A computed fold for a 72-nucleotide RNA from a Minisyncoccota bacterium, annotated as transfer RNA. Its mean pLDDT, the model's own confidence on a scale to 100, is 81. It matches the Rfam family "tRNA". From the family's description: Transfer RNA (tRNA) molecules are approximately 80 nucleotides in length. Rfam classes the family as a transfer RNA.

[in-house]
Parts: sequence; C1' cells; structure tokens
RNA sequence: GUGGCUGUAGCUCAGCAGUAGAGCGUCUCCUUGUGGAGGUGAAGGUCGGGGGUUCAACUCCCCUCAGCCACC
Repeated sequence: GUGGCUGUAGCUCAGCAGUAGAGCGUCUCCUUGUGGAGGUGAAGGUCGGGGGUUCAACUCCCCUCAGCCACC
C1' cells in the first nucleotide's frame, strides 16, 4: 500500500430496517446472628466519529478513527 473482520451498558456479547436487550458486575429491599448463597426491584447507552438513502437506520451506502488478520 491492497483486501477482509471487529467496534452496542463497567466487562463479555445478542440485536441484520419499525420504542436498544441478556449474562456477569453495581445499588435498593427481603431472607440470615454476620457474611455468602438465594429472591425482588432499580440505575447505567451521543450503538467508535461524520455524512447520505429512507416515513423510519445499531442494521443499508460513502468517508473516517482504533484494534486484529492475510497479501504485497
């Protein structure tokens, strides 16, 4: 330099046009002599950034940033 993959909650990941979710973690409460385990509820997202298509974009298109892989 060329091609490809990945980027979504604190962490690991779903979601492939129609209101953004799960597990773990955090917090509240219940339970317990205390802790843990178990149970209840809650908080936490500019979906890497910018632009475009569309009535509507995490999703499709273009550019760009970061990481990884292959080739040169």